[in-house]
RNA sequence: GCUCGAAAAGGGCAAACCAUCUGAAAGGGUGGGGCGCAAAACCACAGGCCUUCAACCUCCGGGAAAGGCGGCUGGGUUGCCAGG
Numbered sequence: 001g002c003u004c005g006a007a008a009a010g011g012g013c014a015a016a017c018c019a020u021c022u023g024a025a026a027g028g029g030u031g032g033g034g035c036g037c038a039a040a041a042c043c044a045c046a047g048g049c050c051u052u053c054a055a056c057c058u059c060c061g062g063g064a065a066a067g068g069c070g071g072c073u074g075g076g077u078u079g080c081c082a083g084g
Base pairs, nucleotide, nucleotide: 002084003083005081012037013036017032018031019030020029021028022027035071041077042076043075045074046073047072048069049068050067056062057061
C1' cells in the first nucleotide's frame, strides 16, 4: 500500500419505548433506555421510501418537495483494532 472482519482488546454509536422541546406533517434535538451495528462516521450525488404547509386542478378529493429518511441500496470522502 492492497485486501479482509472468524476470534480478541480498548473504546465508540444507539432501535423500539418513555419524558421533554421543536415541526403543518414526515421527521428532528436533548435526557433516559439498549435492539442491534466495523463504518449504525460524514455527504441527499443516483435509485428508493415517508410526509403534504404552499402552488396547481375537475376541490369530501387529486396532485405536488422546495421538507425529510444515511439503522433501505448504490456511489463519494475519512477512519480504530485485528487477520492475510